[in-house]
RNA sequence: GCUUGCGAACGCCAAACCUGCCGCGAGGUAGGGACGGAAAGCCACGGGUCUUGCGUACAAGACUGCCGGGCCGCCAAG
Numbered sequence: 001g002c003u004u005g006c007g008a009a010c011g012c013c014a015a016a017c018c019u020g021c022c023g024c025g026a027g028g029u030a031g032g033g034a035c036g037g038a039a040a041g042c043c044a045c046g047g048g049u050c051u052u053g054c055g056u057a058c059a060a061g062a063c064u065g066c067c068g069g070g071c072c073g074c075c076a077a078g
Base pairs, nucleotide, nucleotide: 002078003077004076005075012037013036017032018031019030020029021028022027035065041071042070043069045068046067047066048063049062050061051060052059053058
């Protein structure tokens, strides 16, 4: 440097649920908490789902822990 991710994890993230705060809402955020994760790191780029408004055509938003794509990486094995 390349390939792979069966078994692991020095280290990392943290579903549901509970509490505070923010938001009309989808949701976000902080703490607790672990179902899980090898990109569950980053980017709303394509699709998808959801919310609000609504003239049902659209507009403005939410979600990357739904799938794909792009970028950058840890560990282990070969």